The prediction has a mean pLDDT of 84. Predicted 3D model of a 1515-nucleotide RNA (small-subunit ribosomal RNA) from an uncultured prokaryote.
[in-house]
């Protein structure tokens, strides 16, 4: 730092995913040890039990008992002395407002940060100053008595104080006057003087020394107290600037409200609280309302900037079962304190009381989760005390817990060409793995033994010295010495003993991401973070081996940062991916032009305060080292001040003219509005002519017309748009304007530069305009025309097409307020190459003048530099470069939906979620395939021809039946007379039925026998079984060894079993189409492009020109075979012209070698020649010569691919399955079945024919288990004998069609031969299921074949015959051969198939693609509902606890006063205002839940249609 996912592939947009880091965690699986931290995050639920605040006898009164001793006794007990002025309650002082917990609630001056109090308080403490005088009177404790169950209360009596009361005495306070100081809401501060009145101290006090004493005290002096002033420190209260979370689908909130004035009331300012007055406050910089939340210092995370986050520490706030109060006090509206009210839980005698763990410990509940009912006050720190102490769950420690971080170990070195075991394997080997055993070693940790801390210093006594004092004494400070004092803990550490001895484990291994094989498993079982794995070869499940990570831990899970530039100050967009408002006018805002001057608000620099401390970070140290601690420093982006500068930006003044504007003199124009007027069409209407039709459409019909249309003429009415001009022309701010004419208005350009001086630019909110459709009122209707209506199409057709039609379309006047309101491109200003058009003005030049040139401004358009963009593209009218303003975006669905609000009459509009669901969705270019797109070309493609097929009867394959079996494969073309070039048996796999089990065949090794073969005889259907007869060989060192060949054990064979979707080879097909590729180079981010495209031609990517291409490669096309024409060679088995022979004939013979042919060789054709055509070349077109003429004709040859084509039953193979069977051997069936369909032939239906006679004419083949002549037989098929050939030599062999001749003459026939029936040959072990052929016989369907469809372009089609493989035998089939021998192609619209360019595309499994909507059926969120149920809260009203303040004065009463009546005063009581929980009403608002109901998401191959992607078929 990046990476995985979207497509075939790219890019760029986006959006899910991952990798890291960290937690008070949690769960799984595992655990050896030590140190340091951390441990209810949920129920601010509710608590059993202990303990968490008390202390002082040096303030003050009282004051036991247990027990010990001792007297007394009536033996029950009584007293007295120590216990002891001890406990112990009480009055009194101080302290329980601190320490501790916890975050409910709280958005607020509550926190932070900075001020400010001139508006303030501050016990205990520090300094300073002062005084401490004299009196009084009660009230606990206590005793006695009364009520209660109990908390507890009451009534009389006695008492003391540092408890309470007056009284002197003095600073203080307010008030004037004089003054200084400082300064400022005209106050503070601080002298000096006057007056003034109310409040208004005491403890004569405790405790130590000394003196003195009447023994009660007194005086001096130490100290601790107390008073009352002044200061200080501390701590607190108040006030103000900034800061501090969402929501506007919360937009208007407030009456003590906001100010003011008299009063109250607080420490204190202040509507704080109250009476009048005035109508004020606060809100778009976001009031008020709702939701969430204690802040922060810090912590995570980040490169930062920022995010998120407030455990453990540390600061502040706030709470203490819920609400409400206020006393005390310095300090509280009080966690372990008080009264009320409520809810809950205990006690109870039912009359009544008690009680508060969010303190530590520990229980109960929740929950995924979170610990001991521990020990000490040794240490720090508090609290009281003179002190010694007491108290302290604060705290320190220890126990639980892998919750974290850190530190250590589980052992080291040696040790094999590598043990055994496991896994694996190509069977050799690999690999665990030096890893193990072995062998020498170390001793950490744990464990035994033994030693043993740091934490402790005070305090206290005893002493010096000092200081205070009349003092040598007390008391206070220094030092010395002595005594004690440790919870943890016999820990930490030392030492020292034995022994490798006690101590590894979790994930993971498809990619992203290090780590790979084998087995099981078979979309099952499971995995999954995210793309995705599993449907028989799974590195993705599971398991195992082995690797790979990290390691007392490992993994999942939850969160939170990062990645995330995915909210974008740093640091993103907006034309097509989401995203520019439909387009003006404007408010508040923002944000501005040039000079001077002042100013100092922002802005710079420089000081000075704060910026607690802990954390980070650095650097030194101390726990062996780390974590942890510790010390110093860095740093703390900020506030706050206070000196100074003065460019910029802002304020103030003055000025300026180029931004804006004005003014004056021309312009264009479908800008707007409102009257009028025109002519063409089109349709009603009258009238004439005039006659059967007209309309319509693909074709039709519906409609319309004999009642007279349509057509054609002439008048007439009504409406409504304005051809032609018209043009990427022109005008508006957009939407949008289109005959002329008038008149009424807006804006805009051009030119002049005369005025006004920045008056400018955008615009949140507002406003105003705003196609169409639609609404409401009223008009108006000609023509078009939803809707409905009819005719068609259609499967269907609520559509496309016709025919008709109504609403609207028109005007008037309101609404509506939305559009692909689109340049899918805000507005404005300014810069930045150029070319070439149109519109308006306007300048020079020249002309008389006008075009024309050249030029300014303004505007519209195309091309195209730079840049720019993901590509397209955009490019001075910007999507290039900047500024400034607004508005928007933030994956896809749900969804522009639902709720709410708001505008509207409605429709609906505007604002605008969420649940839940996807791992995509979407841009732009690429390359393919496709298109009922386009172009150009081709091909028996169609067309023109012939002939077929489809009917018919056979024969063959094949589905489909059926059967025990009908063995199996092939299945549009490219499967069906295919595998199969030949099923009776055999083949044969298939079925019955019988046997075999190392087998029928193969190979090795062991062990045994023997040759082995061969013959014959019985059972049986055979197989197979039994029995009989016959029988060796090579080598030898003689011991044996080999061959062969039986049997038996083993390894192991067999399998036409499964999987062509695991393979090889092989073949098929597009397609003999013309085409597929690459190297280099250039284009382009890229994917690709180019080249191979274009312009000619061609059978061809064939060739030529051209071109950012140059070259190449595989195909094309030659070479290669056959075949047409020539020559040279050679001449037998082949020929036979000439020359001789012979014969009935005949190359039958001598002989030739010429000719035919045979075979082997060459030759020939190359557009070579000549015209025209054509830019030119290729090239085509017509000659000429040639056997042949433009690849001359057939083969054979099949690019890169495609179809998971075909074959696992040719063959070879991976896996799987099978092993007395799925092997194997035999005997019978079966493959040959047969209502049907379908293909593929055959043979017909007839006279281009049939039958019969006669007569010629090939070519290519076969032949020894063979072809077999010639002659006999036999109607024949054949059969008999058997010559010749291993073949140019002999045979099959007859070649048929032709051709002559001759009958039949149009018929189911002298056509056709099924089919049947009888006799027969042949082959074979065997023709019954099942054979092919012969003869007599029979004599079936068919009269040329619906829809439809298939072959052929010349030696072809058709027609006619030979041969051949297979083969015993069987051929209409296959595969060759030859005889006769046509017809017709204008053409390239149309089908179908291909090829090149191009276009579109939402398709890439690629149109047999892709998809949409309703239905149903699950299942899931969610909305609306009659209601119904809770929360919060408004507003009115009713009550009205406690307690404060107020009033009241009949009652009670110790301190003072009194003239003794009383009074001051003060309890009680009662009563007024506020007042809380509570009540009644009525509204808001949020949540649940609800019959039913809505629409939406998601499911496996449902129904139904085909909307959209291609013109998608109606764009």
């Nucleotide at each position: 730092a990046g990476a995985g996912u979207u497509u075939g592939a790219u890019c760029a947009u986006g959006g899910c995913u991952c990798a890291g880091a960290a937690u008070g965690a949690a769960c799984g699986c595992u655990g050896g040890c030590g140190g340091c931290g951390u441990g209810c995050u949920u129920a601010a639920c509710a608590c059993a039990u202990g303990c968490a605040a008390g202390u002082c006898g040096a303030g003050c009164g009282c004051g036991a008992a247990c027990g010990u001793g001792g007297a007394c006794u009536u033996c029950g007990g009584u007293c007295c002395a120590c216990u002891a002025g001890u406990a112990g309650a009480g009055c009194g002082g101080c302290g329980g407002a601190c320490g501790g917990g916890u975050g409910a609630g709280u958005a607020a001056c509550a926190c932070g940060u900075g001020g400010a109090u001139a508006a303030c308080c501050u016990g205990c403490c520090u300094g300073g100053a002062u005084g401490u005088g004299g009196g009084g009177g009660a009230c606990a404790a206590c005793u006695c008595g009364g009520g209660g169950a109990a908390a507890c209360u009451u009534g009389a009596g006695c008492u003391a104080a540092u408890a309470c009361c007056g009284c002197a005495u003095a600073a203080g306070c307010u008030u004037c006057u004089g003054u200084g100081a400082u300064c400022u809401u005209g106050g503070u501060c601080g002298c000096a003087g006057a007056a003034g009145g109310a409040a208004g101290g005491a403890a004569a006090g405790g405790c130590g020394g000394c003196u003195c004493u009447u023994c009660g005290g007194a005086g001096c002096u130490g100290u601790c107290g107390c008073u009352u002033c002044c200061a200080g420190a501390u701590g607190g209260a108040u006030c103000c600037g900034c800061g501090u979370c969402u929501g506007a689908u919360u937009a208007g909130c407030u009456a003590g409200u906001u100010g003011g004035u008299g009063g109250g009331g607080u420490a204190a300012c202040g509507g704080c609280c109250u009476a009048c007055c005035a109508a004020g406050g606060c809100g778009a910089c976001g009031a008020u309302c709702a939701g969430u939340a204690g802040c922060c210092g810090g912590c995570c995370u980040g490169a930062g900037a920022g995010g998120g986050u407030g455990a453990u520490c540390g600061g502040c706030c706030a709470c203490a079962u819920u609400g409400g109060a206020a006393c005390u006090g310095a300090g509280a509206c009080a966690c372990g304190g008080u009264c009320c009210a409520g809810a809950c839980u205990c006690c109870u005698a039912c009359g009544g009381g008690a009680g508060g763990c969010a303190g530590c410990a520990g229980u109960g509940g929740g929950g995924a989760a979170u610990a001991u009912u521990g020990g000490a006050c040794a240490a720090u720190g508090g609290g009281c005390g003179c002190a010694a102490g007491c108290c302290u769950g604060a705290u320190c420690c220890a126990g639980c817990a892998a919750c974290g971080c850190c530190g250590c170990g589980u052992g080291g070195a040696g040790g094999a060409c590598g043990a055994a075991g496991g896994c694996u394997u190509u069977c050799g080997g690999g690999u665990u793995g030096u890893a193990a055993a072995c062998u020498c070693c170390u001793g950490u940790c744990a464990g035994g033994u033994g030693g043993g801390a740091c934490g402790a210093a005070a305090a206290g006594a005893u002493u010096a010295c000092g200081g205070u004092c009349a003092a040598u004494a007390u008391c206070c400070g220094u030092g010395a010495u002595c005594u004690c004092u440790g919870a943890c803990g016999g820990u930490a550490c030392c030492a020292u003993c034995a022994g490798a001895g006690g101590a590894a484990g979790c994930c993971c291994c498809g990619g992203c991401u290090a780590a790979c094989u084998c087995c099981g498993u078979g979309c099952c079982a499971g995995c999954a973070g995210c793309c995705g794995c599993g449907g028989u070869a799974a590195u993705a499940c599971g398991g195992a081996g082995g690797g790979g990570g990290c390691a007392a831990g490992c993994g999942u899970u939850a969160u939170u940062c990062g990645g995330a530039a995915u909210u974008a100050u740093u640091g993103g967009g907006c034309g097509u991916a989401a995203a520019g408002g439909g387009c003006g006018c404007g408010u508040a805002g923002g944000c501005g032009g040039c000079c001077u001057g002042a100013u100092a608000a922002g802005u710079c620099a420089g000081g000075g305060g704060u910026g607690g401390a802990a954390u980070c970070c650095c650097u030194c140290g101390g726990c062996u080292c780390a974590a942890c601690c510790g010390a110093g420093g860095a740093a703390u982006g900020g506030c706050c001040u206070u000196u100074g500068a003065a460019a910029c930006u802002g304020u103030c003044a003055g000025g300026c003219u180029u931004g804006a504007g004005g003014c004056c003199g021309g312009g264009a124009g479908a800008g707007g509005g409102u009257a009028g007027u025109g002519g063409a069409a089109u349709u009603c209407c009258c009238a004439g002519u005039g006659u059967a039709g007209c309309g319509g459409u693909g074709a039709a019909a519906u409609g319309c017309g004999u009642a007279g249309a349509u057509a054609u003429u002439g008048g007439g009415g009504g409406g409504a748009a304005c051809a032609c001009c018209a043009g990427u022309g022109g005008c508006g701010a957009a939407g949008g304007c289109g005959g002329c004419u008038g008149u009424c208005u807006g804006g805009u350009c051009c030119a002049g530069u005369u005025c006004u001086g920045a008056c400018g630019c955008u615009g949140a909110g507002g406003u105003g305009c705003g196609a169409a459709a639609g609404c409401g009122u009223g008009g108006g209707g000609a023509g078009c025309a939803a809707a409905c209506a009819g005719g068609a199409u259609u499967a269907g057709a609520u559509a496309c097409c016709c025919u008709g039609g109504u609403a609207g379309u028109c005007c008037a006047c309101g609404c509506u307020g939305u559009a692909a309101a689109c340049g899918a491109u805000g507005g404005g200003c300014a810069c930045u190459c150029g070319g070439u058009g149109c519109u308006g003005c306007g300048g020079g030049u020249a002309u008389u003048g006008a075009c024309c040139c050249c030029u300014g401004c303004a505007g519209u358009g195309c091309c195209u530099u730079a840049g720019u963009u993901a590509a397209c593209g955009c490019g001075u009218u910007a999507a290039g470069u900047g500024c400034c303003c607004c508005g928007c975006c933030u994956g896809g669905g749900g969804a522009g939906u639902a709720c709410g609000g708001u505008c509207g009459c409605a429709a609906g509009g505007c604002u605008g979620a969420a649940a839940c669901u996807c791992a995509a969705a979407g841009g732009a270019a690429u390359u393919g395939a496709c298109g009922g797109g386009g172009g150009c070309c081709c091909g028996c493609a169609c067309a023109a021809g012939c002939g077929g097929u489809g009917g018919a009867g056979c024969a063959u394959g094949u589905g489909g039946u059926u059967u025990a079996a009908u063995u199996c494969g092939a299945u549009g073309c490219a499967a069906c007379g295919c595998g199969a070039a030949g099923a009776a048996c055999c083949u044969u796999a298939c079925c019955u039925a019988g046997g075999c089990u190392u087998g029928a065949a193969c190979u090795g090794u062991a062990g045994u026998g023997g040759a082995c073969c061969g013959c014959c005889u019985g059972c049986g259907a055979g197989a197979u079984c039994a029995g009989g007869c016959u029988u060796u060989c090579c080598c030898u060192u003689c011991g044996g060894g080999g061959a062969c060949u039986g049997c038996u054990a083993u390894a192991g064979a067999g399998g036409u079993g499964c999987u062509g979707c695991a393979u090889g080879g092989c073949u098929g097909u597009c397609g003999u189409c013309a085409g597929c590729u690459c190297g280099u180079g250039u284009c382009g981010u890229g994917a690709g492009a180019u080249g191979u495209u274009g312009g000619g031609u061609u059978a061809a990517g064939u060739c030529c020109c051209g071109c950012a291409a140059c070259g190449a490669g595989c195909g094309c096309a030659a070479c290669c075979c056959c075949u047409a024409c020539c020559c040279u060679u050679a001449g037998u088995u082949g020929c036979c012209a000439g020359c001789g022979g012979c014969u009935a004939a005949a190359g039958c013979c001598g002989g030739g070698a010429a000719c035919u042919c045979u075979a082997a060789g060459g030759g020939g054709a190359c557009u070579g020649c000549c015209c025209c055509g054509g830019a030119a070349a290729u090239c085509g077109g017509g000659g000429a010569g040639g056997a042949a003429g433009g690849u001359g004709g057939g083969g054979a040859u099949g690019a890169c691919g495609u179809c998971a084509a075909g074959u696992c039953c040719u063959c070879a193979u991976g896996g799987c399955c099978u092993u007395u069977a799925u092997g194997u051997c035999c005997a019978g069936g079966g493959c040959u079945a047969c209502a049907c369909a379908c293909g593929u032939g055959c043979u017909a239906c007839a006279a281009u024919g049939g039958g019969c006679g006669g007569u010629a004419c090939a070519a290519a083949g076969g032949g020894c288990a063979g072809c077999g002549a010639a002659g006999c037989c036999g109607c024949g098929a054949g059969g008999u004998u058997g010559a010749g050939c291993c073949a140019a030599u002999c045979c099959c062999a007859a070649a048929a069609a032709a051709c002559c001749g001759u009958c039949c003459u149009c018929a189911g026939u002298u056509c056709g031969g099924a089919u049947u029936g009888c006799a027969g040959u042949c082959u074979g072990c065997a023709a019954c299921u099942c054979g092919a052929c012969u003869g007599c016989a029979u004599g079936a369907a068919g009269u040329u074949g619906g829809a439809a469809u298939c072959g052929c372009u010349a030696g072809u089609a058709a027609u006619c015959c030979c041969g051949g493989a297979u083969c015993a035998g069987c051929a209409u089939g296959c595969c060759g051969g030859g005889g006769u021998g046509a017809a017709u192609a204008c053409g390239u619209u149309c089908c179908c198939g291909g090829g090149c360019c191009u276009u579109g595309u939402a398709c890439a499994c690629a149109c047999c693609g892709c998809c949409c909507g309703u239905c149903a059926c699950a299942u899931c969120a969610c909305g609306a509902a009659a209601g119904u149920c809770g929360g919060c809260u408004g507003u009115a009203c009713c009550g009205g606890a406690a307690g404060c303040c107020g009033g009241u004065g009949g009652g009670c009463c110790a301190a003072c006063c009194u003239u003794c009546g009383g009074g001051a005063g003060g309890c009680a009581a009662c009563u007024g205002u506020c007042g809380a929980u509570g009540g009644u009403a009525u509204g808001g608002u949020c949540a649940g839940c609800g019959a039913u109901u809505g629409g939406g998401g998601u499911g496996a191959a449902g129904u139904c249609g085909u909307a959209a992607c291609a013109a998608g078929g109606u764009a």
Rfam family: Bacterial small subunit ribosomal RNA. Rfam links the family to the GO terms ribosome and structural constituent of ribosome. The sequence is in RNAcentral, with records from ENA.